[in-house]
RNA sequence: GGCCCUAUAGUCCAGUGGCUAAGACGUAUCCUUGACGUGGAUAAGACCCAAGUUCGAUUCUUGGUAGGGCCA
Numbered sequence: 001g002g003c004c005c006u007a008u009a010g011u012c013c014a015g016u017g018g019c020u021a022a023g024a025c026g027u028a029u030c031c032u033u034g035a036c037g038u039g040g041a042u043a044a045g046a047c048c049c050a051a052g053u054u055c056g057a058u059u060c061u062u063g064g065u066a067g068g069g070c071c072a
Base pairs, nucleotide, nucleotide: 001071002070003069004068005067006066007065010025011024012023018055027043028042029041030040031039048064049063050062051061052060
C1' cells in the first nucleotide's frame, strides 16, 4: 500500500426495514439467614460517528474512526 471481517448495556452475545432492542454474567434495592453465601422479587443500564436511500434505518448504501486477519 491492497483486500476481507467486525463494531449492540460494565462483560459476553441474539436480533432484523416498523419490536417496549431478547438473553446470560455482573451491579443496586428489598425479602430470606445470627452473618456471609445460596435462593426469590424488582430496578437501572446499550445499537461506534457522519451523510444518503426510504413514509420509516440498529438493520441497506457511501465515507470516516477503532479493532482483527491475509497478501505485498
This is a predicted structure of a 72-nucleotide RNA (transfer RNA) from Candidatus Pacearchaeota archaeon ex4484_71. RNAcentral records the identical sequence in 2 taxa. The prediction has a mean pLDDT of 82. The sequence is in RNAcentral, with records from ENA and MGnify.